The prediction has a mean pLDDT of 82. The RNA shown here (transfer RNA) has 72 nucleotides and comes from Promineifilaceae bacterium (SeqCode). RNAcentral holds the sequence, with entries from ENA. Its Rfam family is "tRNA". Rfam describes the family as follows. Transfer RNA (tRNA) molecules are approximately 80 nucleotides in length.
[in-house]
RNA sequence: GUGGAGAUAGUUCAAUUGGCAGAAUUUCUCGUUGCCAUCGAGAAGGUGCGGGUUCAAAUCCCGCUCUCCGCC
Numbered sequence: 001g002u003g004g005a006g007a008u009a010g011u012u013c014a015a016u017u018g019g020c021a022g023a024a025u026u027u028c029u030c031g032u033u034g035c036c037a038u039c040g041a042g043a044a045g046g047u048g049c050g051g052g053u054u055c056a057a058a059u060c061c062c063g064c065u066c067u068c069c070g071c072c
Stems, first nucleotide, its partner, number of pairs: 001071007010025004019055001026044006048064005
């Protein structure tokens, strides 16, 4: 240089192929307990960046950045 895969919550991963972004864990609050732990309930926390298409984009299109694999 070139082809492919990937980037979503603090972390590990989903999102059924355009229609309310979820789970586990973490953190915080409350309950349970004599206290802690466990357990139960609730809350907080978000699509790598910039454009485009669309009534509507994590998803489709273009460019860029970063990570991994292959070729040269």